[in-house]
RNA sequence: CCCGAUAAAGGCAAACCUGCCUAAAGGUGGGGACGCAAAGCCACGGGUCUACGGCGGUGUAUACCGCUAUGACAGCCGGGUUACCGAAA
Numbered sequence: 001c002c003c004g005a006u007a008a009a010g011g012c013a014a015a016c017c018u019g020c021c022u023a024a025a026g027g028u029g030g031g032g033a034c035g036c037a038a039a040g041c042c043a044c045g046g047g048u049c050u051a052c053g054g055c056g057g058u059g060u061a062u063a064c065c066g067c068u069a070u071g072a073c074a075g076c077c078g079g080g081u082u083a084c085c086g087a088a089a
Stems, first nucleotide, its partner, number of pairs: 003086002011036002016031006034075001040081003044078003047073003053068006
C1' cells in the first nucleotide's frame, strides 16, 4: 500500500414511536436496533425522491393533472478524502 478474522477495544444506528423545522422530499433532538470495516466526511458523475416557485393543460371549485431543481438522499452506485485493529492472502 492492499486486504478484512467466529480476534480485541470500541463506534455508528434502519424500521418504528415521539418533540421541533419544512410546501414536500427530507433534516434534527430523544427512545429504539435492521444492519454497517468506513453506515466517518464531501453532491464531482450517474441514479432516486420532492415540487414552494416557474411553465403548460383542464376548468371556475381557486381545485386537479403534466413538466421542471435552485431542494433532498452519502444506509443507491461510482468517485474523492480521512481513520481504529492486525489474523490469513